Model confidence (mean pLDDT): 89 of 100. Predicted 3D model of a 349-nucleotide part of an RNA (small-subunit ribosomal RNA, central domain) from an uncultured Campylobacterota bacterium. The RNAcentral record of the full RNA draws on ENA and SILVA.

Context: one part of a larger RNA
RNA sequence: CUGGGCGUAAAGCGUGCGUAGGCGGCCUGUUAAGUCAGAUGUGAAAGCCCCGGGCUUAACCUGGGAACUGCAUCUGAUACUGGGAGGCUAGAAUGUGGGAGAGGAAGAUGGAAUUAGUUGUGUAGGGGUAAAAUCCGUAGAGAUAACUAGGAAUACCAAAAGCGAAGGCAAUCUUCUGGAACACUACUGACGCUGAGGCGCGAAAGCGUGGGGAGCAAACAGGAUUAGAUACCCUGGUAGUCCACGCCCUAAACGAUGAAUGUUAGUCGUCGGACAGCUUGUCUGUUCGGUGAUGCAGCUAACGCAUUAAACAUUCCGCCUGGGGAGUACGGUCGCAAGAUUAAAACUC
Numbered sequence: 001c002u003g004g005g006c007g008u009a010a011a012g013c014g015u016g017c018g019u020a021g022g023c024g025g026c027c028u029g030u031u032a033a034g035u036c037a038g039a040u041g042u043g044a045a046a047g048c049c050c051c052g053g054g055c056u057u058a059a060c061c062u063g064g065g066a067a068c069u070g071c072a073u074c075u076g077a078u079a080c081u082g083g084g085a086g087g088c089u090a091g092a093a094u095g096u097g098g099g100a101g102a103g104g105a106a107g108a109u110g111g112a113a114u115u116a117g118u119u120g121u122g123u124a125g126g127g128g129u130a131a132a133a134u135c136c137g138u139a140g141a142g143a144u145a146a147c148u149a150g151g152a153a154u155a156c157c158a159a160a161a162g163c164g165a166a167g168g169c170a171a172u173c174u175u176c177u178g179g180a181a182c183a184c185u186a187c188u189g190a191c192g193c194u195g196a197g198g199c200g201c202g203a204a205a206g207c208g209u210g211g212g213g214a215g216c217a218a219a220c221a222g223g224a225u226u227a228g229a230u231a232c233c234c235u236g237g238u239a240g241u242c243c244a245c246g247c248c249c250u251a252a253a254c255g256a257u258g259a260a261u262g263u264u265a266g267u268c269g270u271c272g273g274a275c276a277g278c279u280u281g282u283c284u285g286u287u288c289g290g291u292g293a294u295g296c297a298g299c300u301a302a303c304g305c306a307u308u309a310a311a312c313a314u315u316c317c318g319c320c321u322g323g324g325g326a327g328u329a330c331g332g333u334c335g336c337a338a339g340a341u342u343a344a345a346a347c348u349c
Base pairs, nucleotide, nucleotide: 003321004320005319006318007303008302012317014201015200016199017198021194022193023192025088026087027086028085030083031082033081034080035077036076037075038074039073040072041071042070049065050064051063052062053061054060091191092188094186095184096183097182103177104176105175106174107173108172109171110154115149116148117147118146119145120144121143125136126135162169163168206247207246208245209244210243211242215241216240220236221235222234223233258316259315260314261313262312263311266294267293268292269291270290271289272288273287274286275285276284277283278281298305299304322349323348324347331342332341333340334339
């Protein structure tokens, strides 16, 4: 390199947008670059191969042929690919309509609870655990009632539910805003798919500056436990968790399953839209789109997957190539740092 692979054995980039590139719907002319056929020229000699000849044979030498699968030119063919022209509507996009949704951003508002404070009532305990103790409390705690403050999260609804490219998204209202589905087929007429580089987004933790700080809680302190206990349990408690702006760019970022298209038994739920029917219902049926369960064919090493494929095919990208060394060293790029990314070898089994 070819090949074989990538759910769990090594292997799908965390995810999208998109440049180059690769690939690309139906019909009719045209061209003849790719493609195919024929001819001509060339493809040195030697060698290899075939048929002969010469050294006693062989090696060796030698005659003839074939071959040299290539290249160039010319003449043709036109199915496919390409170029160019015209047309089409099944892909794609736009339009119109009424709906669904924790999709995103900003602002405003609410109630429950925890904590703290003030005041009243009230008296000796409270708290915590397997049991205790540290801890709080006669300077009046805990309990109870009222008020005040402040921060964070939004019970029930709630669901195998919904939305989003992924990360993720949940009180209510308002404003702005993205996407998807369905119906009508009005319009454009292949405008498409994928996507090396590139660009954007990207949980948590962490970092910078400034706020905020109720609860929780790395670190830390104390009490227990224990042979010890730098833990598990308890009492405290600081970063942090929250907000704004700017970084970081990693996760078992998982469906451990890249994107797109087409084709392939069923059955039962559930969500959104549309239509039809009558018996007008918490109805039945049809259909499109999503999301689940089960299960043939097929696939799979098995487990299992199975119209949301891990089936059957096609296009494009990414990745793998024994274990360890090692996702490490060095160098580069990025970063304030932490570090991230790219990424070996010796050696060893």